Predicted 3D model of a 1388-nucleotide RNA (small-subunit ribosomal RNA) from an uncultured bacterium. Its mean pLDDT, the model's own confidence on a scale to 100, is 81. Rfam family: Bacterial small subunit ribosomal RNA.
């Protein structure tokens, strides 16, 4: 110190991802740790471990189990010795190898096929056993026999090997003899223990042993080492139970030696083990039998724990040993390096036959992502053998190989700013790499060379090994990489790349400005490593025992009865099964903690302790639970009494109504729809009247009213019959709840048989609708629907809500009973049961639920949790005639699929409102000619751009050149344009010649401003380069600008409030308005942008001031021409003026509405400017700005031509007609807003005109310009015309350098289409439509377009039901890129 009744300590992680946004459900995915790995890039040393996880597939080679001569017979070679006839022969010693023997090979080593078992763990039992070597102890060790190997000698066979013969031994085999135990039988006697049965003890009977060698010797004998009976230990081992140990029920029955008895066999021993008899047993839903799959186990690996997953290395135990069998032997095996058989295989063969088994150690080929050296020693532990020496040992101890693993150290350390060079980056200042380098002083770990040199063995032996260690010496010398750098997750830039290459664990990134690929420079991170895939367990409370659900997210069985099993009221006694304490065994050791110790630390070895929560024996305790016995009455159930009900069977019975038939009356029709049509009728239908027959339903009563377990039950009466509710308390006495299986019922459709068959009506015919209708309407119409047996067994069988009890605020319906003061009745109250609604408390994720609970609790079943699709599918089972029904899965594939709410779009949802949005009207477009755009198509080019509304008379307020951006042709290159440097000095002008022009060539005139005189400035001309320059790209990289819902009434805010939140409230609601415009009310009070007003023109007036304006009155003129005049008009400054103010009615005593008077004007007079929050990636890169990218003698410029103007053709928007409300002619009135000096131009003259000529007058209230329809009259008289003017042809005018391509206009000729226009379509609510002219701007010329002036001036509506557009509430959604949406099938 781990412990610990409890505190206390320890422990419990975070994030991404469904959405427009939330909340929940629920999957998916990271980060963590861990490996016997591998793989990719990189590699310095050491220590200590670890290493065929796959082919229990095969294996050359070499070792892995022998020893013992002190059991025995004997013995080659050497050695000594002796004889010899020199050929030999004999004796001894020494042993090698072989042979009988003894012990040992059953140990150690390997591996994990097998096995779901008493195999394995724990924990018992054997009174149901054995046991060599070891220890004790008792008791012996004595007489004999005969073989055999081997060794000779013969034969056989290639070989392994075999066969005779002879001879000869022993601790080898064999008789005999003794016999203390023991063991067999039988008798007796004593004791233990109890289910069997067991131990001692005495006495009889049979049977039944041995080997022996070695030393010493004083020869008696004695030590040692063996042998032989027996006992007892100790070890090992053997059986036999309890309890634990995977997955499948789509494996549900399985078994004949099978349970089980009696009697034998056989074991070392029970036992169906095994055999004859006998009996019918045994084992299963608490999983029998099958089938998969698998060696268990201390442990490890994870985890906060419970757990879950594993069984390399060490330890235990089991099994196996080329497949299968079988056994011998011996204590011990059915024997890894024994035997015998059979199968593969492989090797030898003289073809007759023989020989092997590395899952011992190395090794070798193969399998495989993949796993070492044919190595050293028996020095240490240890093992057989031997008396011992010793010998034998791929056990072991050590070494090599691989970073496979874990720990440890190094790759240097301290100063050193000009912040060096280079790299990257930059806003071009700079910034970072960075004290990092270099220099400068220093150190020796590692590493290299040398010198010493262990422990491990206390006496001899060292493979490790000249190794660990130490000491010296020398030099920073030899020693850093790997991943990631969007977010999760620490760590950003640059360039390249353009949905390509390509990352990627989940989201997901790349489609020209990618922190997300690549590559760079830079950061982060580990570090001799780092990533990366594999596989487990975490996080996952995502299988939940700790520790979750099932109204709607996946989950309650369709419903009852009921077996098993599970649970169960009071109340007394006992009992000890659970339970609860205390002890004793036991949990093996290693592993794990805690304290220590040893290697320089650490891994890593070790000491002690402690825990291994576990089982087993035993004492105590008796509350609760359970078992006996006993008593009760509240659960429950039984009598008695009463009342309601479509409850259920069965017969009987009744009217309405349809359909048929039959007669009568009638006559053209009927039927049917959105409209028809098929159908039915003149052979008499339909009507409509009388009678007859069928069937099959029961109008109103009829009600979120009634009954039933559910499904389901509706005329009316009788029979029969279950249940429920109510009152009494008289009986029973927990008989009770739930309910796996199991049975029984179970809408509608369907199926068998037989009936029936009026209506209805699948299929089916026909008619319609349609693009097409296998359909929704329509005529007709079988099955079926009705009955009676009989099968199906399923439905959104739903309260998407099992059943049972007990608590837990109410309020108000309603059904059927009961109480109730008082005399009786209807109440009022109580109170049981039931069946609604509204609501607190709780609870849900919100919706909701709330005593009929989805609240608080108790029991019990059921089904789900492994997301969603595959799929309630496929196989298999079961059932059924059959349709089919029930059980119920996997490849595969997405990263989501769900639920409830939320904002908004959207609905051919619902309310309320508005708009020329329809209606109601006028006038058009579409028909035609023309002009103008577009679009096609052309072309050298026909520059671009806009594309529904919100492109198309649109940029473009004006294309012959210019414009011009296009095309061809030519030419220039510091440029046509800026700025900066240098260098000269002008600038300019005009003529000539050339060119298509531009440039180019001659020649000629002719020298700028200042000034301190140095010089400076503008200008042009040449040089350099840095640059310009682009109407080239992207409006989806953007500024700015417009445009479009919409001059729609609307969009938000702050606080409060409410909701888990998104969010909601305000802003909704009752009125009203044009208006989110007021008022009222109100959990909201306020406020902000808008709306509205202030602003401009308009309309009325008053006032100021009258010129270039005006002229009542006075005077004058042709003419307000003049004088006068400022009254009017007009002109423009400044006020007034209208505000629902003022009555009357309605309306809430509101706001506001309708009417009125007043008044020029009456409810924002009337029109302009103004366009809220945002939507279209809306338009513009070609006004202009701009970021990137792209050209750079061209995609810059500059010239001449050409083109934008084409033309089979479609579209849009204009004009001009078609006529008589109109042409044509002739008289004759009456604006107004502009413009004007490179200008507007007047009278005069010419000219038919267009114009020409001339030139007053005006820089404007002054000068310039004929208003036109309209009104008067004349003429046409309905026709392609005196309509209509295209078009064409000639002759003219203007404008310009220029009028071919391509301009406008005039004059005379020409006189096209066109008679008012299909579908379909636009504009307009009053000084407007509609109609007539005027003037502007752009312009050198060009108007049928635009923008603006007046003149004349209708009609119709006072609704809102359709069509569009909007605005507000509300509903429903699988939309939310937002219905131009989501999605479904088919085909490619």
């Nucleotide at each position: 110190a781990a412990u610990u009744c409890g505190c206390c300590c320890u422990u419990a992680g975070a994030g991404u991802g469904u959405u427009c946004c939330u909340u929940u459900u629920g999957g998916c995915u990271c980060a963590g740790a861990a490996c016997g790995a591998a793989c990719g890039c990189u590699g310095g040393c050491g220590g200590c471990g670890c290493g065929u996880u796959u082919u229990a597939a095969g294996c050359a080679u070499g070792c892995a189990a022998g020893u013992c001569g002190a059991g025995c017979g004997g013995c080659a070679a050497g050695g000594g010795g002796g004889c010899c006839u020199c050929g030999g022969c004999c004796c001894c010693c020494c042993u090698a190898g072989a042979g009988c023997g003894g012990c040992g090979g059953a140990c150690g080593g390997g591996u994990g096929a097998g096995u779901a078992a008493c195999a394995c763990g724990u924990g018992g039992a054997c009174a149901a056993u054995c046991u060599g070597c070891c220890c004790c102890c008792c008791g012996g060790u004595u007489c004999g026999g005969g073989a055999u190997a081997g060794c000779c000698c013969a034969g056989g066979g290639a070989a392994a090997c075999c066969u005779g013969g002879a001879u000869c031994a022993a601790u080898a085999c064999c008789g005999g003899a003794u016999g203390c135990g023991a063991g067999g039988g039988c008798g007796g006697c004593c004791g233990c223990a109890c289910a069997g049965g067991c131990g001692g003890c005495c006495g009889c009977c049979g049977g039944g042993a041995a080997a022996g060698g070695c030393g010493c010797u004083u020869c008696g004998g004695c030590g040692c080492c063996g042998c032989c009976g027996g006992g007892g230990g100790a070890u090992g081992a053997g059986u036999c139970c309890g309890c634990g140990u995977c997955c499948c029920a789509u494996u549900a029955g399985c078994u004949a030696g099978a349970c089980g008895g009696c009697g034998g066999g056989g074991u070392a021993a029970c036992g169906g083990c095994c055999c004859a008899c006998c009996g019918u047993g045994g084992c299963g839903a608490u999983g029998a039998u099958g089938g998969g799959u698998a060696g268990c186990c201390g442990g490890c690996c994870u985890g906060a724990g419970a757990g879950g997953g594993u069984g390399a290395u060490c330890g235990g135990c089991c099994a196996c040993a080329u497949u299968g069998g079988g056994a011998c032997u011996g204590a011990g095996a059915c024997a890894c390096g024994g035997c015998c058989c059979a199968g593969a295989c492989u090797c030898c063969u003289a073809c007759g036959g023989g020989a092997g088994g590395c899952a011992g150690c190395a090794g070798u080929g193969g399998g495989g992502a993949a796993u070492a050296u044919u190595g050293c020693a028996c020095a240490a532990u240890g093992g057989g053998g031997g008396a011992a020496a010793c010998c034998c040992u791929g056990a072991u101890g050590c070494a090599g190989c691989a970073a496979c693993g874990c720990c440890g150290c190094g790759u240097g350390a301290g100063u050193g700013a000009u912040g060096a060079c280079g790299g990257c980056c930059u806003u071009c200042g700079g910034g970072u790499u960075g004290u990092a380098a270099a220099g400068c002083u220093c150190u020796g770990u590692c590493u290299u060379c040398a010198g010493g040199g262990a422990c491990g063995a206390u006496a001899a032996u060292g493979a490790c090994g000249g190794u660990a260690c130490c000491u010296g010496a020398g030099g920073a010398g030899g020693a850093a990489g790997c991943c990631a750098c969007g977010g999760c997750u620490a760590a950003c830039u640059a360039c390249g790349u353009g949905c390509c290459a390509g990352c990627a664990g989940c989201c997901g990134c790349g489609g020209u400005a990618a922190u997300a690929c690549g590559u760079a420079g830079g950061u982060g991170g580990c570090g001799a490593g780092c990533g990366u895939u594999g596989u487990c367990c975490g996080g996952a409370u995502u299988u939940a025992c700790u520790g979750g659900g099932c109204g709607u997210a996946a989950a309650g069985g369709g419903a009852g009865c009921g077996u098993a099993g599970g649970c169960g009221g009071a109340u007394u006694u006992u009992u000890a099964a659970g339970u609860g304490a205390g002890a004793u065994g036991u949990g093996a050791a290693a592993u794990a903690c805690u304290c220590g110790g040893g290697c320089u630390u650490a891994a890593c070895c070790u000491g002690a302790g402690u825990g291994c929560u576990g089982c087993a024996u035993u004492u105590c305790a008796a509350a609760c639970u359970g078992g006996a016995a006993g008593u009760c009455u509240a659960g429950a159930g039984u009598g008695c009494a009463g009342g309601a009900g479509a409850g259920g069977a069965g017969a009987a019975g009744g009217g309405a109504a349809u359909u048929c038939c039959u007669a009568g009356u009638g006559u053209a029709g009927c039927g049917g729809u959105g409209a028809a049509a098929u159908g039915c009728g003149u052979a008499g239908a339909g009507a409509u009247u009388a009678g007859g027959a069928a069937g099959a339903a029961c109008a109103c009563c009829a009600g979120u009213g009634g009954c039933g377990a559910a499904g389901g039950c509706g005329c009316u009466u009788c029979u029969c019959u279950g249940g429920a509710c109510u009152g009494u308390a008289a009986c029973u006495g927990a008989c009770g709840c739930u309910g796996a299986g199991g049975c029984u019922c179970g809408a509608a459709a369907g199926c068998g048989u037989g009936g029936g068959g009026a209506g209805c009506a699948a299929a089916c015919a026909g008619g319609a609708u349609u693009a097409g209708a296998u359909a929704c309407c329509c005529u007709g119409g079988u099955a079926g629907u009705c009955c009676a047996c009989g099968c199906c067994g399923u439905a959104a069988a739903c309260g998407a809500u099992g059943a049972a009890u007990a608590c837990u605020a109410g309020g108000u319906g309603u059904a059927g009973g009961g109480g109730g003061g008082g005399u009786c009745a209807u109440g009022a109250c109580c109170u049981c049961u039931g069946u609604g609604c509204c609501g607190c408390c709780g609870c849900u994720a919100a919706c909701g639920c709330a005593u009929u609970a989805a609240g608080u609790a108790u029991u019990c079943c059921g089904c789900c949790c492994u997301g969603g699709g595959g799929a309630g599918u496929a196989c298999g089972g079961u059932c059924g005639c059959a349709a089919g029904a029930u059980u119920a899965a996997a490849a595969c594939u997405c990263a989501a699929a769900g639920g409830a709410a939320u904002u908004g779009a959207c609905g051919g949802g619902g309310g309320c409102c508005c708009g020329c949005a329809c209606a109601c009207g006028c006038a058009g477009c579409g028909g035609a000619g023309c002009a103008u755009g577009u679009g096609g198509u052309u072309u050298a080019a026909u520059u671009c751009g806009a594309a529904g509304c919100a492109a198309c008379g649109c940029g473009a307020a004006g294309a012959a050149c210019c414009u011009u951006a296009c095309c061809u042709a030519g030419a220039c290159u510091u440029g046509a344009c800026a700025u900066c440097u240098c260098c000269u000095g002008c600038a300019u002008u005009a003529c000539u010649c050339u060119u298509a022009a531009u440039c180019g060539a001659g020649g000629a005139a002719g020298u700028c401003c200042c000034u301190u005189c140095g010089g400076g400035g503008a200008c042009a001309g040449g040089a350099u380069g840095a640059c310009a320059g682009g109407u080239g790209g992207u409006g989806c990289a953007u500024g700015g600008u417009u445009g479009u819902c919409g001059u729609c009434a609307g969009c938000u805010c702050g606080u409060g409030u409410c909701g888990u939140g998104a969010g909601a409230u305000g802003u909704u609601g009752g009125g009203u308005u044009a208006a989110g415009u007021c008022c009222c009310g109100c959990a909201a009070c306020g406020a902000g942008c808008g709306c509205a007003a202030c602003c401009c023109c308009u309309a009325u007036u008053g006032u100021u001031a009258g010129u270039u304006g005006c002229c009542a009155u006075c005077a004058u003129u042709a003419a307000g021409u003049u004088g006068g005049g400022c009254a009017c008009u007009c002109u423009a400054g400044c006020g007034a003026g209208a505000c629902u103010g003022c009555c009357c009615g309605g309306g809430u005593u509101a706001a506001c509405c309708g009417g009125g008077a007043g008044g020029a004007a009456g409810g924002u007079g009337g029109g302009g400017a103004g366009g809220a929050c945002g939507u279209c990636a809306a338009a513009u890169c070609a006004u202009c700005a701009u970021g990137c990218c792209c050209c750079c003698u061209a995609u810059g410029u500059c010239u001449a031509g050409g083109g934008u103007u084409a033309c089979a053709c479609a579209c849009g928007u204009g004009c001009u007609a078609c006529a008589a409300u109109g042409g044509u002619c002739g008289g004759u009135a009456c604006a107004a807003u502009a413009a004007g000096a490179c200008g507007c131009a007047a009278g005069c003259c010419c000219g038919c005109g267009a114009g020409g000529g001339g030139g007053a007058g005006c820089a404007a209230a002054a000068c310039u310009g004929g208003a036109a329809a309209a009104c008067c009259g004349a003429u046409c008289u309905c026709a392609g015309u005196u309509c209509g003017g295209a078009u064409u042809g000639u002759a003219g005018g203007c404008u310009g350098a220029a009028a071919c391509u391509c301009g406008c206009c005039u004059a005379c000729a020409u006189g096209a289409a066109g008679c008012u226009g299909g579908a379909g379509u636009u504009g307009c609510u009053a000084g407007u439509a509609a109609u007539c002219g005027c003037g502007a701007a752009u312009c050198a010329g060009c108007a049928u377009g635009u923008c603006g002036c007046g003149g004349u001036g209708a009609a119709u509506a006072a609704g809102u039901u359709c069509c569009c557009g909007g605005g507000c509430c509300u509903u429903g959604c699988a939309c939310u890129c937002a219905c131009c949406g989501c999605c479904c099938g088919u085909c490619a």